[in-house]
Context: one part of a larger RNA
Molecule: small-subunit ribosomal RNA, central domain
Organism: activated sludge metagenome
RNA sequence: CUGGGCGUAAAGCGUGCGCAGGCGGUUGGGUAAGUCAGAUGUGAAAUCCCCGGGCUCAACCUGGGAACUGCAUUUGAGACUGUCCAGCUGGAGUUUGGCAGAGGGGGGUGGAAUUCCACGUGUAGCAGUGAAAUGCGUAGAGAUGUGGAGGAACACCGAUGGCGAAGGCAGCCCCCUGGGCCAAUACUGACGCUCAUGCACGAAAGCGUGGGGAGCAAACAGGAUUAGAUACCCUGGUAGUCCACGCCCUAAACGAUGUCAACUAGGUGUUGGGAGGGUUAAACCUUUUAGUGCCGUAGCUAACGCGUGAAGUUGACCGCCUGGGGAGUACGGCCGCAAGGCUAAAACUC
Numbered sequence: 001c002u003g004g005g006c007g008u009a010a011a012g013c014g015u016g017c018g019c020a021g022g023c024g025g026u027u028g029g030g031u032a033a034g035u036c037a038g039a040u041g042u043g044a045a046a047u048c049c050c051c052g053g054g055c056u057c058a059a060c061c062u063g064g065g066a067a068c069u070g071c072a073u074u075u076g077a078g079a080c081u082g083u084c085c086a087g088c089u090g091g092a093g094u095u096u097g098g099c100a101g102a103g104g105g106g107g108g109u110g111g112a113a114u115u116c117c118a119c120g121u122g123u124a125g126c127a128g129u130g131a132a133a134u135g136c137g138u139a140g141a142g143a144u145g146u147g148g149a150g151g152a153a154c155a156c157c158g159a160u161g162g163c164g165a166a167g168g169c170a171g172c173c174c175c176c177u178g179g180g181c182c183a184a185u186a187c188u189g190a191c192g193c194u195c196a197u198g199c200a201c202g203a204a205a206g207c208g209u210g211g212g213g214a215g216c217a218a219a220c221a222g223g224a225u226u227a228g229a230u231a232c233c234c235u236g237g238u239a240g241u242c243c244a245c246g247c248c249c250u251a252a253a254c255g256a257u258g259u260c261a262a263c264u265a266g267g268u269g270u271u272g273g274g275a276g277g278g279u280u281a282a283a284c285c286u287u288u289u290a291g292u293g294c295c296g297u298a299g300c301u302a303a304c305g306c307g308u309g310a311a312g313u314u315g316a317c318c319g320c321c322u323g324g325g326g327a328g329u330a331c332g333g334c335c336g337c338a339a340g341g342c343u344a345a346a347a348c349u350c
Base pairs, nucleotide, nucleotide: 004321005320006319007304008303012318014201015200016199017198021194022193023192025088026087027086028085029084030083031082033081034080035077036076037075038074039073040072041071042070049065050064051063052062053061054060091191092188093187094186096183097182098181099180103177104176105175106174107173108172109171110154115149116148117147118146119145120144121143125136126135162169163168206247207246208245209244210243211242215241216240220236221235222234223233258317259316260315261314262313263312266295267294268293269292270291271290272289273288274287275286276285277284299306300305323350324349325348332343333342334341335340
């Protein structure tokens, strides 16, 4: 170098954007860098290989040939790749008109519930558990009525549903804003795909500063349980959970399945859009397109299973794997306020 793999055995970067790089639709023409063919020169000798020869053989020595798969020059070929020129419209994008949506940011606002406060009614319990106790309550609790405060989350709708690159996103209204899908016309004319380094985003927890704090609740305290109980259960309860700004950058960040493109039986449900039929309007039927589920053919798979949303058949590019432990550790470097993160061994051992 070739060769094998990555759903669950080791292995898809958490996700996107994207420079370099790699790869790249279709027609005609030029060129001749790559490519192919011929010729010439060179490719020292020795070595290797073939045919001989000499030491009694062999090793060894030796003659000839071949080879030296290379390089250079030159002549030609012109399919393919490259490059240049001129085009094309199918890839990609723009335009027009619609559509759906918890997509994102900001502001406002609503009701239910919990808790707390005040007052009224009212009296002995309440709460909690397997059973209890700690706890609360005659200084009037719990219950109930009225009024008020404050924070957080949005029942029903709600879905096997929708949107988003992923993380994720849910009361209602307004403002700003990203993306997608469908239909049809016109336009640009390969403008594309992937992407090391890089940049951005990135649940929860955690950190910094300042707010906020109803409920819940690490830590902590008490009560139980138990042989013990630094737990499970109970009563309390602080960080935190919430907001603003700034960090952290991890995850079973999962579809444990990288992105893009093409091709390859069907059946059935559902969401958004279009066309035709049908209806007063619907429902409904046929079809098309973009999603999202289930079953399943061929095929694949160690099996499980996957199966037009592939794990099938192919192509392009990136990432990653190479026995278990040591270890995602040490050391070094980079990043971070810290916690720690990223990169990442070896001895030894089985």